This is a predicted structure of a 138-nucleotide RNA (FMN riboswitch aptamer (RFN element)).
The sequence was found by an Rfam model in a public genome assembly.
It matches the Rfam family "FMN riboswitch aptamer (RFN element)". Rfam's curators write: The RFN element is a highly conserved domain that is found frequently in the 5'-untranslated regions of prokaryotic mRNAs that encode for flavin mononucleotide (FMN) biosynthesis and transport proteins.
Its mean pLDDT, the model's own confidence on a scale to 100, is 79.
RNA sequence: GUUAUUCUUUGGGGCGGGGUGCAAUUCCCCACCGGCAGUAAAGUCUGCGAAGAAGCAGGGAGUUUUUUAUAGAACUCUGUUUCCCGAACGGGUGAAAUUCCCGUACCGACGGUAUAGUCCGGAUGAUAAAAGAAAGAC
Numbered sequence: 001g002u003u004a005u006u007c008u009u010u011g012g013g014g015c016g017g018g019g020u021g022c023a024a025u026u027c028c029c030c031a032c033c034g035g036c037a038g039u040a041a042a043g044u045c046u047g048c049g050a051a052g053a054a055g056c057a058g059g060g061a062g063u064u065u066u067u068u069a070u071a072g073a074a075c076u077c078u079g080u081u082u083c084c085c086g087a088a089c090g091g092g093u094g095a096a097a098u099u100c101c102c103g104u105a106c107c108g109a110c111g112g113u114a115u116a117g118u119c120c121g122g123a124u125g126a127u128a129a130a131a132g133a134a135a136g137a138c
Base pairs, nucleotide, nucleotide: 001138002137003136005134006133007132008131009130010129016030017029018028019027031118032117033108034107035048036047037046038045043106044105052083053082054081055080056079057078058077059076060075064071088104089103090102091101092100110121111120112119
């Protein structure tokens, strides 16, 4: 110096004003927000993560049959694989930008509640990943 491994820490932002109404941070008008890696700096490109579904493997649980062993259903936990998973164009600069600048658009899981990207909840959770440390090997 490189690196298998282990550990620690970090790891998502945003409803302010007005209107209607018995009731809305949920509707209407204006407003506000943007995880991680890659790449000319990205919510909209490529890939990843969170939510949801199914298969397989293992564990828990416990019902039924049986003398027992055994076998196997609901439910549940872990691992893994697959499916699902929103939205951008035009112009400018440049060697290079759907990433910068200008303009105009668009998108945002599930449950709750007057219909929610922004409130409450699962979640003091999980995770892409980032930083640091230990120790081994070369």